A computed fold for a 152-nucleotide RNA from a Planctomycetota bacterium, annotated as c-di-AMP riboswitch aptamer (ydaO/yuaA leader). It matches the Rfam family "c-di-AMP riboswitch aptamer (ydaO/yuaA leader)". Rfam's curators write: This family represents a conserved RNA structure found upstream of the ydaO and yuaA genes in Bacillus subtilis and related genes in other bacteria. The sequence was found by an Rfam model in a public genome assembly. The coordinates come from a structure-prediction model, not an experiment, and the mean pLDDT is 75.
[in-house]
């Protein structure tokens, strides 16, 4: 002092997954506050169901549903005379998606493209009915432009 792992989570990041009062109970205990769990409620946030009109036709080749997380084509493996089917892995592309004050736009530059769920059933869709607030993570502060917001 450089570069590597590690732990910690202040900043903040993915994402709907955040808040506010009430009651109980843990702890602590002179009291009060905070703060942790459970249950209630009740805002905001996001989801599925659900008419008329419109739209569609399709139903075992089953269909759907939450998410950005889907599709081509090669290639390796299985089967098969072939054609050609099918799984996991790998490449490459197309398309979505993310990445530091807030919201756009235009470039660079990294990254990801999962995994659950209904259960034969669901187009749209007011009214109305429902249902979920989880889990994960810690790289570095990219640049131009236009609005805002905050300091000065």
């Nucleotide at each position: 002092a450089a570069u590597g792992u590690c732990g910690c989570a202040g900043c903040g990041c993915c994402g709907a997954a955040u808040c506010u009062u009430c009651g109980c109970g843990c702890a602590g205990c002179u009291c009060a506050g905070a703060g942790c769990g459970c249950g209630a409620a009740g805002a905001a946030c996001g989801g599925g169901g659900g008419a008329c009109c419109c739209g569609a036709a399709c139903u075992u080749u089953g269909g759907g549903g939450u998410g950005a997380a889907u599709c081509u084509c090669g290639c390796u493996c299985u089967c098969g005379a072939a054609a050609g089917a099918g799984c996991c892995g790998c490449g490459a592309g197309a398309a979505g998606g993310g990445c530091a004050c807030c919201u756009g736009g235009u470039g660079a530059g990294c990254c990801c493209u999962a995994a659950c769920c209904c259960g034969u059933c669901a187009g749209c869709u007011a009214a109305c009915c429902u249902c979920g607030u989880a889990g994960g993570c810690c790289g570095a502060c990219c640049a131009c432009u236009a609005g805002g917001a905050c300091g000065a």